Molecule: SAM riboswitch aptamer (S box leader)
Organism: uncultured Chloroflexales bacterium
RNA sequence: CGCUCAUCAAGAGGGGUGGAGGGACCGGCCCGACGAAGCCCCAGCAACCCCCCGGAACGGUGUCGCGCCGCCGGAAGGGUGCUAAUUCCGACAGCGAAAGCUGGGAGAUGAGGU
Numbered sequence: 001c002g003c004u005c006a007u008c009a010a011g012a013g014g015g016g017u018g019g020a021g022g023g024a025c026c027g028g029c030c031c032g033a034c035g036a037a038g039c040c041c042c043a044g045c046a047a048c049c050c051c052c053c054g055g056a057a058c059g060g061u062g063u064c065g066c067g068c069c070g071c072c073g074g075a076a077g078g079g080u081g082c083u084a085a086u087u088c089c090g091a092c093a094g095c096g097a098a099a100g101c102u103g104g105g106a107g108a109u110g111a112g113g114u
Stems, first nucleotide, its partner, number of pairs: 001113001003112006013042005021031003026090003043083003048079003052074004058070004087106001092103004
């Protein structure tokens, strides 16, 4: 960046600094002087990418050695990310008497692309 793909119901907070905002936008509803945002330190969660370890039902490949890739499980290390509330809820469309359900849009994060 009017780009592509995947995921978004789970999980994980303390200290210092700071001093009034924050939860993207709009409407709600919340959080906040028992201290918001931002910044710093430490800790943790997770498993997207790298790396590593293990597995072997299935698919691809072949130098026919489960070798490599995919796949399944794990998580010591590295790159990000995240650590109130489902992405806090809604916002558009469809279904429904309603509760609600499904899809879409927007956004976020990652891996790529330009």